[in-house]
RNA sequence: GCCCGUUUAGUUCAGUGGGAGAACACCUCUUUUACACGGAGGAUGCGGGAGUUCGAUUCUCUCAACGGGUA
Numbered sequence: 001g002c003c004c005g006u007u008u009a010g011u012u013c014a015g016u017g018g019g020a021g022a023a024c025a026c027c028u029c030u031u032u033u034a035c036a037c038g039g040a041g042g043a044u045g046c047g048g049g050a051g052u053u054c055g056a057u058u059c060u061c062u063c064a065a066c067g068g069g070u071a
Stems, first nucleotide, its partner, number of pairs: 001070007010024004018054001026042005047063005
């Protein structure tokens, strides 16, 4: 240089065009003499830009970061 893949919550990951989710973590309440465990509740997110579409995390293009392959 060329080709391929990944980018979603603090972390690890789901999500085949219409409701953004799980586990752990964090906060509040409860339980306890206290801590932990347990129970109830809560906050937090689709890498940037453009396009297609009635509607985009999802499809297309581009940029960026990371990883892999090839010479």

Predicted 3D model of a 71-nucleotide RNA (transfer RNA).
Its mean pLDDT, the model's own confidence on a scale to 100, is 80.